[in-house]
RNA sequence: UCUUUAUCGAGAGUGGUGGAGGGAGAAGGCCCUGCGAAGCCACAGCAACCGAUCCGCCAGGGCAAAAGCCAAGGGGGAUGCCAGGUGCUAAAUCCUUCCCGCCGGAGUUUUCGCACCGGCGGGAAAGAUGGGGA
Numbered sequence: 001u002c003u004u005u006a007u008c009g010a011g012a013g014u015g016g017u018g019g020a021g022g023g024a025g026a027a028g029g030c031c032c033u034g035c036g037a038a039g040c041c042a043c044a045g046c047a048a049c050c051g052a053u054c055c056g057c058c059a060g061g062g063c064a065a066a067a068g069c070c071a072a073g074g075g076g077g078a079u080g081c082c083a084g085g086u087g088c089u090a091a092a093u094c095c096u097u098c099c100c101g102c103c104g105g106a107g108u109u110u111u112c113g114c115a116c117c118g119g120c121g122g123g124a125a126a127g128a129u130g131g132g133g134a
Base pairs, nucleotide, nucleotide: 001134002133003132004131005130006129007128008127013043014042015041016040017039021032022031023030026097027096028095029094044089045088046087049085050084051082052079053078054077055076057074058073061070062069063068093126098123099122100121101120102119103118104117105116107114108113
């Protein structure tokens, strides 16, 4: 970097340094910011993806006369003073953008209908993080 998979409305900030931007990218909106942005460092915290420990469940295997023992698979739960690998610590992934459905509004039309605006819901895309693979 590519691919696959799970999750993304919860949670959790101080100090130092730095010195003007930041909220991924494009557009629009809305925010944060000299009462100090990004970045970097230190400490603290949050969460529980991987790992660790423990406990049930499922379907089996090996050994044993039996009680039972052993190793491993799938799926679930608990524990963060559980050593560790990450991650995260303004706002829903800050919101919208593409598609579909419902509701409302106003427009046009003889009608069927059409496209527009707003709200709600679902999905997709993109992105972030973790795990697996190349």
Molecule: SAM riboswitch aptamer (S box leader)
Organism: uncultured Desulfuromonas sp.